[in-house]
Predicted 3D model of a 73-nucleotide RNA (transfer RNA) from Cryptomonas paramaecium. The sequence is in RNAcentral, with records from ENA. It is recorded under the gene name trnR.
RNA sequence: GAUCUCGUGGCGCAAUGGAUAGCGUGUUAGACUUCUAAUCUAAAGAUUGUGGGUUCGAUUCCCAUCGAGAUUG
Numbered sequence: 001g002a003u004c005u006c007g008u009g010g011c012g013c014a015a016u017g018g019a020u021a022g023c024g025u026g027u028u029a030g031a032c033u034u035c036u037a038a039u040c041u042a043a044a045g046a047u048u049g050u051g052g053g054u055u056c057g058a059u060u061c062c063c064a065u066c067g068a069g070a071u072u073g
Base pairs, nucleotide, nucleotide: 001072002071003070004069005068006067007066010025011024012023013022018056027043028042029041030040031039049065050064051063052062053061
């Protein structure tokens, strides 16, 4: 240099072009408990790497770009 894969809450992951982007874990608050842990309930937390395009509608398709990784020369 070329090709390919990945990028989504703090962390780990899901989501066939269609509903308020879900799940686990963590955090905070409450319940329970003599206290802690465990358990239960609730809440907060995401411009889906970035910028454009296609579409009635994009996490998903296309282009460019950034970062990480793999293969190859």
Background
It matches the Rfam family "tRNA". Rfam classes the family as a transfer RNA.